Model confidence (mean pLDDT): 78 of 100. This is a predicted structure of a 125-nucleotide RNA (SAM riboswitch aptamer (S box leader)) from Bacteroidetes bacterium QS_3_64_15. Lineage of the source: Bacteria > Pseudomonadati > Bacteroidota. Rfam family: SAM riboswitch aptamer (S box leader). The literature on the family includes a 1998 paper in Mol Microbiol by Grundy and Henkin, "The S box regulon: a new global transcription termination control system for methionine and cysteine biosynthesis genes in gram-positive bacteria". Its family is annotated with regulation of gene expression in the Gene Ontology.
[in-house]
């Protein structure tokens, strides 16, 4: 830092230390901050993307049979993790482009669906 693929309304904080400014860009807005935000660092959580364990259903094959191997798949999207990573204000905080629709009209609103970027993951070269 290219590309492919999935997900992106829900979840989960304390203390330390620093000091102004932050909430990717860019623009509009709304916010968060010295009662200390942002970051950095420890310690706790959430989460289940990948590995790992088991636990159920189907299917397929072995075996006379108890079973046992694989493979799909789990809808209160099983349960659990001592691994790998990620997260821990606000829907990716909210809108910027297209499309529909509903109220109102020429300029804005509301609701929806795509796109674009952007995060995270796993996988490729």
């Nucleotide at each position: 830092g290219u590309c492919u693929c999935a997900u992106c309304a829900a979840g989960a904080a304390c203390g330390a230390c620093c000091g102004a400014g932050g909430g990717a860009a860019c623009a509009g807005g709304c916010c968060c901050g010295c009662u200390g935000a942002c970051g950095u660092c420890g310690u706790g959580g959430c989460a289940a993307c990948c590995g790992g364990a088991c636990c159920g259903u189907c299917u397929u094959g072995a075996u006379u049979g108890c079973u046992c191997a694989a493979g799909c798949c789990g809808g209160u999207c099983g349960u659990c993790u001592u691994g790998g990573u990620g997260c821990c204000a606000a829907c990716u905080c909210c809108u910027g482009c297209c499309c529909c629709g509903g109220a109102a009209u020429u300029u804005g609103u509301c609701g929806g669906g795509g796109a674009a970027a952007g995060a995270u993951g796993a996988g490729a070269g």